[in-house]
Formats: sequence, structure tokens, C1' cells
RNA sequence: GAUUUAUAAAGAAGAAGGGAGAGACUAGGCUCGGCGAACUUCUGGCAACCAAAUGACGAAGCUAUCAUUAAGGUGCUACAUCCUACCCCAACAAAAUGUUGAGGGAAAUAUAAACC
Repeated sequence: GAUUUAUAAAGAAGAAGGGAGAGACUAGGCUCGGCGAACUUCUGGCAACCAAAUGACGAAGCUAUCAUUAAGGUGCUACAUCCUACCCCAACAAAAUGUUGAGGGAAAUAUAAACC
């Protein structure tokens, strides 16, 4: 870097350095930012996946499923993955079409695990 699977409406701070942008791409919006952005480091915290322990179900045993514990490996720690875009559904208006919906699906993105 590619592929597959799962999850993504919840949750979670401060300090030092740094010095103007940031929120994945593109576009349209909307927010955050000299009352200090991105980024780096330290200390906390959260708990998605993997690992560990215990229990339940099943069970000869292993494996699998669920729950709890803790926080070991990654990860995360403003705004729903900040919202929308592609398809569908519903309501209102109703000619086309438009508006609204924390409605559904897909795509993309992010994280984890496996594998190439």
C1' cells in the first nucleotide's frame, strides 16, 4: 500500500513548545481558531477492536456467542464520520420541481483484526 470483515447518533481534559489555520478529497454550507488553529511532547481520561481474567449458554474437551472486570497492544479525547452531494421512501406543496425528515440504502472516509 491492497483485500476481507466488523463498528462509527454514545463517551472522554489540561500543561509546555509552536505561531495561522482547522474540521479526509472535491464542491456548497456551517462551526472552531491571537481568550492561540494545525503539528510535537508530557500527564490525565474514554472504551471501538485485539489480547487477558471471570461468569452465563452450549459442551467430553476445544471452538463459537453474550455479559462483566481491568486498561496490556493499537486507537480516540469540539460540532452525528460537523451537514449535504448518488439511489430510494415518507410528509407538505403539487405541472416541472422545491422544502422538510437524528428516515432507509449505497459510496467514500476513519479505527481495529486477519491476510497478501
SAM riboswitch aptamer (S box leader) from Sandaracinomonas limnophila, 116 nucleotides, folded computationally. The prediction has a mean pLDDT of 80.